[in-house]
Archaeal signal recognition particle RNA from a Candidatus Bathyarchaeia archaeon, 314 nucleotides, folded computationally. Its Rfam family is "Archaeal signal recognition particle RNA". Gene Ontology terms of the family: SRP-dependent cotranslational protein targeting to membrane, signal sequence recognition and signal recognition particle, plasma membrane targeting. The gene name in the source record is ffs. Model confidence (mean pLDDT): 75 of 100. The source organism's lineage runs through Archaea, Thermoproteati, Candidatus Bathyarchaeota and Bathyarchaeia (SeqCode).
RNA sequence: CGGUGGGGGACUGGGAAGCUGGUCGUUUCCUGUUACCCGAAAUCGACCUAUGCGGGGGUCCGUCAACGCUGGUGAGCGGUAGCCUCGACCAGGCAGAAGACUCAGCUGUCAACUAUGACAUUCUGCCCCACCAGGUCGGCGGCGGAGGAGCGCUCUCUGAAGGGAGGGUUGCUACCUUCUCAUGGUCGAACCCGGCGAGGUCCGGAAGGGAGCAGUCGUAAGACCGACGUUCGACGCAGGCGGGAUCCCAGGGUGGAGAAGACAGUUGGGACACCCUGCCUGGGAGAGAUACCCAUCACCAUCGGAAGCCACCG
Numbered sequence: 001c002g003g004u005g006g007g008g009g010a011c012u013g014g015g016a017a018g019c020u021g022g023u024c025g026u027u028u029c030c031u032g033u034u035a036c037c038c039g040a041a042a043u044c045g046a047c048c049u050a051u052g053c054g055g056g057g058g059u060c061c062g063u064c065a066a067c068g069c070u071g072g073u074g075a076g077c078g079g080u081a082g083c084c085u086c087g088a089c090c091a092g093g094c095a096g097a098a099g100a101c102u103c104a105g106c107u108g109u110c111a112a113c114u115a116u117g118a119c120a121u122u123c124u125g126c127c128c129c130a131c132c133a134g135g136u137c138g139g140c141g142g143c144g145g146a147g148g149a150g151c152g153c154u155c156u157c158u159g160a161a162g163g164g165a166g167g168g169u170u171g172c173u174a175c176c177u178u179c180u181c182a183u184g185g186u187c188g189a190a191c192c193c194g195g196c197g198a199g200g201u202c203c204g205g206a207a208g209g210g211a212g213c214a215g216u217c218g219u220a221a222g223a224c225c226g227a228c229g230u231u232c233g234a235c236g237c238a239g240g241c242g243g244g245a246u247c248c249c250a251g252g253g254u255g256g257a258g259a260a261g262a263c264a265g266u267u268g269g270g271a272c273a274c275c276c277u278g279c280c281u282g283g284g285a286g287a288g289a290u291a292c293c294c295a296u297c298a299c300c301a302u303c304g305g306a307a308g309c310c311a312c313c314g
Base pairs, nucleotide, nucleotide: 001314002313003312004311005310006309008061009060010059011058012057013031014030015029016028017027021048022047023046024045025044036056037055038054039053067304068303070301071300072299073298074297075296078293079292080291081290084288085287086286089283090282091281092280093279094278095277096276099275101270102269103268104267105266106265107264108263109262110261113258120254121253122252123251124250125249127244128243129242131240132239134237135235136234137233138232139230140229141228144179145178146177147176148175149173150172151171152169153168154167155166156165157164158163183226184225185224186223187222193218194217195216196215201210202209203208
């Protein structure tokens, strides 16, 4: 003299807001570094010249220093203030009616469609109403009179019994005939409907007769089907005649070439709720300029650091 290490020193952020009597911190925002980790901290944590507290780590310096304070000059992210400005924005108000809106006409262009017939016109149908007569379905309806016969009830006569003969009644009838013309079938009674009635049973000397089970035939109340009748009703039915209405749709007649509509322009109106035009008032926002604050960077100066040391190696 140089290098390494040690003792030692320095740094490990700053600003604005917020909170606070005040300072710092945890919080929010802006910004810088090689520069961080752990613990507690907004009813807050530590403090009262406070520029945080407790415990770890990192970087730099080592003396003409790292770093720090102050002052000055320049750059500069971010923030605050208030002023001015403005096309556009928001809210309110006033006015206007050129534009946008709306109606009608005209001109031009395009154009669905059009001699398998445009525009127009007319008739009819579709629509509504009244009347008339149909269809289908459903509802409702099924009479009454006369005579006969029979049964029931009753009376007279008669017979030994079972019974026989005659009269009255109009009570019933589903039987027969007939009048009106509201009927044709099927089923339908264990018993308190009828006819016939084997067997059995009763009366009888017998003949014969009585009641009558089963069965069968016919029927009542009623059920089903059909036909008929009905100024009872309903209908996604279909007609006739007449009147009405008529935008659309369909068909027919007359007629003989355009034309629904769209766009543009133009003329004359309408409305001002909306769009729009202009003005006024207020608002908030952005940019710019100005002033202030400010992270950070660069340079200069004074002061502080500052007393300078120990070990080893070359």